[in-house]
RNA sequence: GGCCAUUCCCCGGGGUGCCAGGCAACUGGCUGAGAGCGCGCCCGCGCAACCCGCUGAACCUGAUCCGGGUAAGACCGGCGGAGGGAGGGAGCGUGUGAGGCAG
Numbered sequence: 001g002g003c004c005a006u007u008c009c010c011c012g013g014g015g016u017g018c019c020a021g022g023c024a025a026c027u028g029g030c031u032g033a034g035a036g037c038g039c040g041c042c043c044g045c046g047c048a049a050c051c052c053g054c055u056g057a058a059c060c061u062g063a064u065c066c067g068g069g070u071a072a073g074a075c076c077g078g079c080g081g082a083g084g085g086a087g088g089g090a091g092c093g094u095g096u097g098a099g100g101c102a103g
Stems, first nucleotide, its partner, number of pairs: 006091005011053004017030005036047004059084003065078004
């Protein structure tokens, strides 16, 4: 710069696990979209990235759950489309209706 995808604005919700070494700080490895940084630490809060916002399996609860699987997380199935869970505005497009005008 071009093309494609409906676009833009504002707002909001959420998680941060497992393993090895180490007293710890921390380092390394794994999975993952995400395992980060700061406030000394836990907690909590803030920020960043990422994911998600009712067409809602992002995420939470049940749950220190059940079966398989793994060194352990991961992963697969169940629970289960169970209970919760965070959206407004503008534009664009399409359709419908009322009214107006013309024939």
Molecule: TPP riboswitch aptamer (THI element)
Organism: Sandarakinorhabdus cyanobacteriorum